[in-house]
RNA sequence: CGAGUUGGUCGGGCAGCCGCUGCCCCGGCAGGCCUUGCGCCGGCCGGGGGGGAGGAAAGUCCGGGCUCCACAGGACAGGGUGCCGGAUAACGUCCGGGAGACGCAAGUCUACGACCAGUGCAACAGAAAGCAAACCGCCGAUGGCCCCCGGGCACAGGCAAGGGUGAAAGGGUGCGGCAAGAGCGCACCGCUGUUCCAGCAAUGGGGCAGGCACGGUAAACUCCACCUGGAGCAAGAUCAAAUAGAUCCCCGCCAAGGCGUGUGUCCGCGCCGGGGAUGGGUAGAUUGCUUGAGUCGCCGGGCAACCGGUGAUCUAGAUGAAUGGCUGCCGCCUGCUUGCAGGCACAGAACCCGGCUUACAGACCGACUCACCCU
Repeated sequence: CGAGUUGGUCGGGCAGCCGCUGCCCCGGCAGGCCUUGCGCCGGCCGGGGGGGAGGAAAGUCCGGGCUCCACAGGACAGGGUGCCGGAUAACGUCCGGGAGACGCAAGUCUACGACCAGUGCAACAGAAAGCAAACCGCCGAUGGCCCCCGGGCACAGGCAAGGGUGAAAGGGUGCGGCAAGAGCGCACCGCUGUUCCAGCAAUGGGGCAGGCACGGUAAACUCCACCUGGAGCAAGAUCAAAUAGAUCCCCGCCAAGGCGUGUGUCCGCGCCGGGGAUGGGUAGAUUGCUUGAGUCGCCGGGCAACCGGUGAUCUAGAUGAAUGGCUGCCGCCUGCUUGCAGGCACAGAACCCGGCUUACAGACCGACUCACCCU
C1' cells in the first nucleotide's frame, strides 16, 4: 500500500420560540371529611422548576419473574430439546471444547443421539436399487476346428478392470498376479473386533487380530435420554353511581280493579303503592406501574460466558394513548444554473426482564490474516 476476517461504540449537533404529557413547589378559588387543627383529602385556574422512546421500542419466536385458576402420588398420552462440558432465575440463549464441511490464512458454518429392536421409503434414468446385476465392454488360458506350428475362427464359458445411468452401484490408491480379471496376494489409507494410554466427557492416539462383513434415509414412523399443568396486566386487587332485579324493615291500604288462596258471599289473608337499609355486580375511578436477575466505575476469581466484593447513581410511565412543530448556524448525502434547492437510515414504549430473528443511510475505534514492496 492492496485484499480480507472479526469484535465493539454511536446513530445528526448547538441555540431560540411555540406547544403536549406526567411529577414537584408557590399563590388564588370553591368543596368534602373529622379527632375543629397553623389538620387531612382530592378538584379547577395562574406562575415557576426540572424529566420525557430504541438499538432494535419491531416480529411476538423461545425462556423467566409476577398474577389468577387447577392440582394426593405414580404411570401413559401429547408437546419440545438432541455431540460433550460449563454459565444462568431459565432457555431452543451464551461461552469453551470435540468432530465434519469450506477457505492459502485470519476465520466461518453445522437438529451433529440411535437404521445388526421393528416397520417404511427411493420418482426419473439405468442391465441391475437390496438376501445385487451384466447394456457396451475385456478375455477366450482349458475343451473344439483350421494351419505355413508363429497364429487364426466360432462356441461353451470366465470376468467386473474400463465406459454409460443415477443422489447413491457392495472399500480407495499403487505394485504384483492372471487368458482377462478380482482383497486373489502385498504395502499404505479406510473399516470391524479387541486391548492399552490421555481426557470429567464428547473424543483422540497407539498395539494386536481380521481381507472386509453390517449400503442410504429418523426436520420418515419409531427407539433412547432429558424437560414439560393452563391462561395472561383486557392477569389480578380496591372503591363504587344511575337503572333493573334480590333480601329485610317501616308507612299506607280511602275508593275502584286484577291475580293467588280458603267450599262460598258486598268476607278474610298475601302481592301489585311509597320510603329506607343491606349485599352482589355493571359504567366509572384508583391500583398493579416501574427500584430492577437495574445502570456505570474500580478491585478480585475464571481461557471465556459469567461470578463475588465495593463505591456512585435513579434514567418515560401515557391510556381515544404525550415524547412534537417552526426558525437560524454547522455536519453529511443528492442535483445542477457553483451558491442555491431538496433530503437526513431503519423505525415509535404500553407489566417487567434475559435472548433469538429481522430492518438499518452513515460515522468512529480495536484485534488479526494473506499478497507485494522497502529497510